[in-house]
RNA sequence: GACCUUCAAGGCCAAACCUGCCGUGAGGCAGGGGCGGAAAGUUACGGAUCCUGUUUGGAAUAUCGAGGAUAGCCGAACUGCCGAG
Numbered sequence: 001g002a003c004c005u006u007c008a009a010g011g012c013c014a015a016a017c018c019u020g021c022c023g024u025g026a027g028g029c030a031g032g033g034g035c036g037g038a039a040a041g042u043u044a045c046g047g048a049u050c051c052u053g054u055u056u057g058g059a060a061u062a063u064c065g066a067g068g069a070u071a072g073c074c075g076a077a078c079u080g081c082c083g084a085g
Base pairs, nucleotide, nucleotide: 012037013036017032018031019030020029021028022027035072041078042077043076045075046074047073048070049069050068051067052066053064055062
């Protein structure tokens, strides 16, 4: 110096739910809140799930391609604090 693990220290993020705003919707933003997280930091690249729509149809179902959402669904990529062993 690098890697693995994760003891300690300093900290970090923030689920469900509530309130307000945006959105057809999935969901997002802000405040409160704290389930949890060693990347729960960033990136829609691959898969998965969800939303809107096309076609079929009385409806349900099925089908089609386009757009959108989820990074706390999984994988992948990039970046990062500490430092006993």